[in-house]
RNA sequence: UCGUGCUAGAUGGGGAGCUGGCGGUGCCCUGUACCCGCAAACCGCCGUAGCGGGAUCGAAUUCCCCCUCGAGGGCCGGAGGUCCGACGGGACUGUCAGGCUAAGUGGCGACGAAGGCUGGGUCCUGCGCGGCAGGAGCCCGUGAACCCCGCCAGGUCCGGGAGGAAGCAACGGUAAGCGGUAGCUCUUGGGUGCCGCAGGGUCGCCUGGCCGGAGCAGGCUGGUUCUGGCAAGCCGGGCGGCCAGGUUCGACAGGGGGUGCACGA
Numbered sequence: 001u002c003g004u005g006c007u008a009g010a011u012g013g014g015g016a017g018c019u020g021g022c023g024g025u026g027c028c029c030u031g032u033a034c035c036c037g038c039a040a041a042c043c044g045c046c047g048u049a050g051c052g053g054g055a056u057c058g059a060a061u062u063c064c065c066c067c068u069c070g071a072g073g074g075c076c077g078g079a080g081g082u083c084c085g086a087c088g089g090g091a092c093u094g095u096c097a098g099g100c101u102a103a104g105u106g107g108c109g110a111c112g113a114a115g116g117c118u119g120g121g122u123c124c125u126g127c128g129c130g131g132c133a134g135g136a137g138c139c140c141g142u143g144a145a146c147c148c149c150g151c152c153a154g155g156u157c158c159g160g161g162a163g164g165a166a167g168c169a170a171c172g173g174u175a176a177g178c179g180g181u182a183g184c185u186c187u188u189g190g191g192u193g194c195c196g197c198a199g200g201g202u203c204g205c206c207u208g209g210c211c212g213g214a215g216c217a218g219g220c221u222g223g224u225u226c227u228g229g230c231a232a233g234c235c236g237g238g239c240g241g242c243c244a245g246g247u248u249c250g251a252c253a254g255g256g257g258g259u260g261c262a263c264g265a
Stems, first nucleotide, its partner, number of pairs: 001265006009057003012030004020046005034054005063258006072249005080243003084240002087236003092233002094230005099224003103221003107216002115211008123200006129193002132189007139180004148173003156165003
C1' cells in the first nucleotide's frame, strides 16, 4: 500500500419552553434525514444523562475537534427614532348646546310699543235650567178550574102552581203578578252642558276698556375675555408595539486538522 473480517461511531442538528439537571414527545428554525413501542397532571434517565427491540452503513463526501459565515430563536432596548395602539388633558384651534348682546336682515308697533290701572275668561264651590241614565206612577196589553166580580145556557134544589134560590162552563171584567212604553208626572245620580245666577280664587296664559306716547321681540346671520359638552387638530408622560442598536445560543454551508483492531499478500 492492497484485500477480507470487525470495532468505536453514525443513520440528523438547533432554539425557546418544561426540568434540580439532561434528553425525548408537543411548538418553531434548518432542510431530507432507518423501522417499531412509550410519553404533558407526561415519559425515560443522572454527567457516557431518552429507554427497550430490530435493521443498515462503518474508519471516512458520511465519525470527532477547531475556525469562518450565518437562517432562526431568547434577553436588554435605560439613553435614540417612529407616532402604530392605548392612556391622560382641554390652555389653544375647531365644533355643539345654553346664556348675554342687538350690528345686519326679517317680524310686530302712531290702525298706538313698553309700563300702569281696571273688567272678563281659563280654575273651584253651591243653586237653577237643560240634557243623559236608572227607578216609580199615569197609560197599553196580558192576567183566576174552585177558594174574585157581573151575567149565568144546560143541569140541580124548593114549591101544587105562579114563581123563587144557589150556581159550573161560555162570555164580559178585575187583583196581585208579568210584559210594553212615543208621551206626561215624581224621584235619584254624574268624568253631563259653547246655558243662567251667586260666591271664591287668579303664579301664568288669553282677551276687552282707560291712561300713556316709542318702543317691543329675539326667527336667521353676526358678536361674546360668559357657562358647559366633544376631543378631530393640539398638548403631555413615554405605558405597549415596531425600528435602529447591544448581547447570547446557533441549524445549514465553507475551510483546516484528527481517529482504530485482527488476519493475509